[in-house]
Context: one part of a larger RNA
Molecule: large-subunit ribosomal RNA, domain II
Organism: Candidatus Poseidoniaceae archaeon
RNA sequence: CCCUGGGAGUCUUGAUCAUUGGCGAGGUUAAGUGGUUGAACCACGAAGCCGAAGGGAAACCGACAAGUCCGCAGCCGCAUUAGCGGUGAGGGACGGGAUGUGCUCGUCCGAAGUCAAUGGUGGAGAACCUGAAGCCCACCGAUCUAUGCCUGGCCAGAUUGAAGCCCGGUGAAAACUGGGUGGAGGAUCGAACCGUUGCUGAUCUGCAAAUCGCUCGGAUGAGCUGGGUAUAGGGGUGAAAGUCCAAUCGAGGUGGGCAAUAGCAGGUUCCGCGCGAAACUACUCGUAGGUAGACGUCCGUGGAGGUGGAAGGCGUUGUAGAGCACUGAUUGUGUGUUUAGGGGGAGCGAUCCCUCGGCAUGCUGCCAAACUCCGAAUAUGCCUUCGCCGUAGAAACGGGCAGUGAGUGAUGGUGGGUAAGCUACCAUUACGCAAGGUGAACAAACCAGCCUAACGUUAAGGUCCCAAAAUUGCGAUCAAGUGUCACAGAUAAACCGAGUCCGUGGUCGAAAACAACCAGAAGGUGGGCUUAGAAGCAGCCAUCCUUGAAAGAGUUCGUAACAGAUCACUGGUCUAGCUUGCGGGCCGGGAAAAGGGACGGGGCUCAAAUCGCAUACCGAUACGUUAGUCCAUCGAAAGAUGAUGAGGUAGCGCGGCGACGUGUAUGGGCGGAAGCAAGGCUUUGAGGUCUUGUGGACCGUAUACGUACGAGAAUCUAGGG
Numbered sequence: 001c002c003c004u005g006g007g008a009g010u011c012u013u014g015a016u017c018a019u020u021g022g023c024g025a026g027g028u029u030a031a032g033u034g035g036u037u038g039a040a041c042c043a044c045g046a047a048g049c050c051g052a053a054g055g056g057a058a059a060c061c062g063a064c065a066a067g068u069c070c071g072c073a074g075c076c077g078c079a080u081u082a083g084c085g086g087u088g089a090g091g092g093a094c095g096g097g098a099u100g101u102g103c104u105c106g107u108c109c110g111a112a113g114u115c116a117a118u119g120g121u122g123g124a125g126a127a128c129c130u131g132a133a134g135c136c137c138a139c140c141g142a143u144c145u146a147u148g149c150c151u152g153g154c155c156a157g158a159u160u161g162a163a164g165c166c167c168g169g170u171g172a173a174a175a176c177u178g179g180g181u182g183g184a185g186g187a188u189c190g191a192a193c194c195g196u197u198g199c200u201g202a203u204c205u206g207c208a209a210a211u212c213g214c215u216c217g218g219a220u221g222a223g224c225u226g227g228g229u230a231u232a233g234g235g236g237u238g239a240a241a242g243u244c245c246a247a248u249c250g251a252g253g254u255g256g257g258c259a260a261u262a263g264c265a266g267g268u269u270c271c272g273c274g275c276g277a278a279a280c281u282a283c284u285c286g287u288a289g290g291u292a293g294a295c296g297u298c299c300g301u302g303g304a305g306g307u308g309g310a311a312g313g314c315g316u317u318g319u320a321g322a323g324c325a326c327u328g329a330u331u332g333u334g335u336g337u338u339u340a341g342g343g344g345g346a347g348c349g350a351u352c353c354c355u356c357g358g359c360a361u362g363c364u365g366c367c368a369a370a371c372u373c374c375g376a377a378u379a380u381g382c383c384u385u386c387g388c389c390g391u392a393g394a395a396a397c398g399g400g401c402a403g404u405g406a407g408u409g410a411u412g413g414u415g416g417g418u419a420a421g422c423u424a425c426c427a428u429u430a431c432g433c434a435a436g437g438u439g440a441a442c443a444a445a446c447c448a449g450c451c452u453a454a455c456g457u458u459a460a461g462g463u464c465c466c467a468a469a470a471u472u473g474c475g476a477u478c479a480a481g482u483g484u485c486a487c488a489g490a491u492a493a494a495c496c497g498a499g500u501c502c503g504u505g506g507u508c509g510a511a512a513a514c515a516a517c518c519a520g521a522a523g524g525u526g527g528g529c530u531u532a533g534a535a536g537c538a539g540c541c542a543u544c545c546u547u548g549a550a551a552g553a554g555u556u557c558g559u560a561a562c563a564g565a566u567c568a569c570u571g572g573u574c575u576a577g578c579u580u581g582c583g584g585g586c587c588g589g590g591a592a593a594a595g596g597g598a599c600g601g602g603g604c605u606c607a608a609a610u611c612g613c614a615u616a617c618c619g620a621u622a623c624g625u626u627a628g629u630c631c632a633u634c635g636a637a638a639g640a641u642g643a644u645g646a647g648g649u650a651g652c653g654c655g656g657c658g659a660c661g662u663g664u665a666u667g668g669g670c671g672g673a674a675g676c677a678a679g680g681c682u683u684u685g686a687g688g689u690c691u692u693g694u695g696g697a698c699c700g701u702a703u704a705c706g707u708a709c710g711a712g713a714a715u716c717u718a719g720g721g
Base pairs, nucleotide, nucleotide: 001721002720003719004718005717006716011125012124013123015121016120017119018118019117020116021115022114023113026050027049028048032044033043034042035041054061055060064095067094068093069092070091074087075086076085077084078083096109097108098107099106100105128267129266130265131264135257136256137255138254139253140252146231147230148229149228150227151226152225153224154223155221157189158188159187160185164181165180166179167178168177169176170175193218194217195216198214199213201212202211233249235245236244270656271655272654273653274652275651280293281292282291283290284289295403296401297400298399299398300397301396305389306388307387309386310385311384312383313382314381315380316379321374322372323371327368328367332363333362334361335360336359337358339357341356342355343354344353345352346351407431408430409429410428411427412426413425414424415423416422436447437446438445451628452627453626454625455624456623457622461618462617463616464602465601466600470615472614473613474612475611476610477609483604484603495589496588497587499586500585501584502583503582504581505580506579508577516573517572518571519570520569522546523545524544527541528540529539552567556565557564629646630645631642632641633640634639657710659707660706661705662704663703664702665701666700667699668698675694676693677692678691679690680689681688682687
């Protein structure tokens, strides 16, 4: 992992609600007694309980047998098509009353209950099943291990050489010193033995639930060890690590309390039909939970309005924007000022003058969620008209049962944050609980809200091939494979470009522009000054005149300084646009990330790219048509109608299928029951049924009642594979 079997809302009691039934101002028995049966059951038994009166803390007091009006259904009458009128159970509003002095008020009053059965729910019980760590009680353990005690055992070999003692020497002595002897030590080296430092080696489904190898510590001592014995669970023992107390220790093990409790986690078994949420608000030792409201569903009461859409009218508002009139912030400048202060100056000083600054004010420029002289779009209250829903019963109200109370994305608007697939909110919408088509794939993006079958038409999106449909038509742009990616979401900006296209201005130009080539570019003069020199060209000053078609007291290079080259400027050749500013489209640069790599891919360049226009076609569960099913309503039925009905998690409601058993009724079976296997038919489905084979003795159907009743999941459980 698979197969087969088992496996989870039960029963009792009291409460409440609904439905059905009995009796009814009453209803009902309990224990028990009697009778009786195969089992059952029948009769008796008012003790008690509920109801028939409430109000008040209590003392205590104590209520309409209907007086008025409205009016649904129904009934009656008239019209017989709308409709009108009368009556009017139930319903509503008044009036009247009981009680409490809480007296402008509260509660109550014009008789409906009770018993049982079935079902829903909540309480107490193990209370749907499974799951703790723990707590308490009683026992069992010191053959492991910790420590003590009693009694035994063990420690190769080698080394060092304490005290004491003997002999010699020195000395007055105390003593010192040399040589021997001696054999001390939690002494040294190192086996057995005890241990376990490093390799962070091997092993790590191991040889082993702690081992193996090398290396390493102690090895006459606080040494190691056999046997016996003592200490026991909030206790022991501990050279102390919360260590050890039988592979169990921050409180051992076994049994019991015990099915402890778990706001937590997992699981919870047949079908169909109708409706269909919430993740918000408030409180909570509360934020993984609950309680109340909102939102769902079912039943009832009720009896005519409801409303989400559109337009108009009358109002409300202070946002976007804008503005500076207020509150603040703020650029430049003018004017005024017996203006705090800084700097400078004059004077012996008082003081004065200049300037910066301050204050006020004029002009100018700018900012604001907590500024507003202004001010939309929207939004919203009321009214009118239309639309839609509603007597096939809306709104509203009462009751039974819930679930939810961790939400998430997108678009728009805000706060926090550098930011986030971030966080706290508001509005709408989707997912949640929504399938189908598109987006390569992809909860929420685009199209579109799903009964069944068939055919057709479209939406979004597409039409070269993968792959249904245009290699469609017209006109432009791009050369970067740019691109071929709506968003999400897979990024790109400031800035730059004699890339190219479009638009719009200016100067020049057939009296010849622009570019290129040919020629000239001179004289006074080497201007003056400066300087060693300064000659157009280091620097300073000035920048005139002449000849001319034109030529600067000189644009750049060059020389020590000259020279030389070149330009401005002019003529010629040639010939039609040249040049410059601004704006825009596409394109390029800006542009860096780790596996080879992505427009979905192939591939695509007058396109299969981009922009614009046009016509076809493809394309969904959308829309249309046809046929059918279900549901709801009406109807006696046939049938009709259709909320422009039938997506749906949690959940509520309704109707069924199957299993086992009992009563009653009725059947099948050795001429082959159940079971098993294969196949056929059939129901929307749970399922039903038939045939054949196997099997070899029991098994159905209808109806009523009952239940230890339905398996795929629980790291479920037993067995098997």